[in-house]
Molecule: Bacterial RNase P class A
Organism: Spongiibacter thalassae
């Protein structure tokens, strides 16, 4: 210098006006309530409450977003245990908890720095595999290879022909073909026997454990592939959400309980009584609009020390950082630049995934070339 590859950060900058919103507020104005004086029907004071206007002070994000998982909170169910249904799935660790995140460990990729991995069991029992292809889990025989053995024809007796076979070494298809390579062996051939690789199981070492060995023994080698098939096996899960749930309460309708009427009207066929309906008023709960709450100090944020490879804990100091409810975080103007992506809280917090113009910064790889 070129090319990567990982982590971290920022996300237009400044000034001037005019606005929204919460928050406090020893200022100021105005309403209302107690209560107190007093010249007593209205006026002061002091308290308290509600506004207005002023000062001061805060005001979206790295994803506020998708609602995919994990909790906290709040009503509702709930003795215990099992099914059922859904999840997670190597080992260990953090964490309030995860499906999250940090180290390790196998497998793949990639020169390397690194990346990517649902990665428990198909020897429990089912099931499925298009298309070629002989043949796809039972093994099987299309092309070839052999002809020792047996049968039968010929026969110059050396053979040769066909039948019964016998092979899986060679060839063909396929993602995938039933352990590789050499030597023996053999009629031809095969773990058929041997050696070295591979594998399988046991055992010593090594490590918390996954695993893992230039170790040893042993087995000719069992059982191809699919579990994000269906199951098997271990763990985990009760539902339903701030429109959760509390409070406070108008009008209209309806309900309850008392009063009311020289008892008015309908009904028990007609009078009486009596019932029961249907008036009025007053009063109580339930509840609807509507209003307070819940609501934002929280598994907080940040510096320092210590532990720990890390995730991350502990301890000490500091700091207060939106809270709306038709829903504010905004408009406009100057001026600078590298001309500005993705996109906007709604109960609250950890985590994934998505989307994202430009810009900084650290570690670390490979190549080339100077010194």
């Nucleotide at each position: 210098u070129g090319a990567g590859u990982c982590g971290g950060c920022u996300g237009g900058g400044c000034g001037g006006c005019c606005g929204c919103u919460c928050g406090g507020u020893g200022g100021u104005u105005g309403g209302u309530a107690a209560u107190a004086g007093c010249u007593u029907u209205g006026c002061u004071a002091u308290u308290g409450u509600c506004g207005g206007c002023g000062c001061c002070g805060g005001g979206a994000g790295g994803a506020a977003a998708g609602u995919c998982c994990g909790g906290g909170c709040u009503c509702c169910a709930u003795a215990g245990g099992g099914u059922a249904a859904g999840g997670u799935g190597c080992c260990a660790g953090g964490u309030a908890a995860c499906g999250c995140c940090u180290g390790g460990g196998g497998g793949g990729c990639g020169a390397g720095a690194g990346c990517c991995u649902a990665c428990g069991g198909c020897u429990a029992g089912u099931g499925c595999a298009g298309c070629a292809g002989a043949a796809a889990a039972u093994a099987u025989a299309c092309c070839g290879c052999c002809u020792a053995a047996g049968c039968a024809g010929c026969u110059u007796c050396g053979g040769u022909u066909g039948c019964c076979g016998g092979u899986a070494a060679g060839g063909u298809u396929g993602a995938a073909a039933u352990g590789g390579u050499g030597c023996g062996g053999u009629a031809a051939g095969a773990g058929c026997g041997c050696a070295c690789c591979g594998c399988g199981c046991g055992a010593c070492u090594g490590g918390u454990a996954a695993c893992a060995g230039u170790u040893c023994g042993u087995g000719g080698c069992a059982g191809g592939g699919u579990a994000a098939a269906c199951c098997c096996c271990a763990c985990c899960u009760g539902g339903a959400g701030c429109a959760a749930g509390g409070c406070c309460a108008a009008a209209u309708a309806g309900g309850a309980a008392u009063c009311c009427u020289u008892u008015g009207c309908c009904g028990c066929g007609a009078c009486c009584c009596g019932c029961g309906g249907u008036g009025g008023a007053u009063u109580c709960g339930g509840g609807u609009a509507g209003g307070c709450u819940g609501c934002u100090u929280g598994a907080g944020g940040u510096c320092u020390g210590c532990g720990g490879u890390g995730a991350c804990g502990c301890a000490g100091g500091u700091c207060c950082c939106a809270g709306a409810u038709g829903a504010a975080u905004g408009g406009u103007c100057g001026u600078c630049c590298a001309c500005g992506a993705c996109a906007g809280a709604a109960c609250c917090c950890g985590g994934c995934u998505u989307a994202u113009a430009g810009g900084c910064c650290g570690a670390c790889u490979c190549a080339u070339u100077u010194u």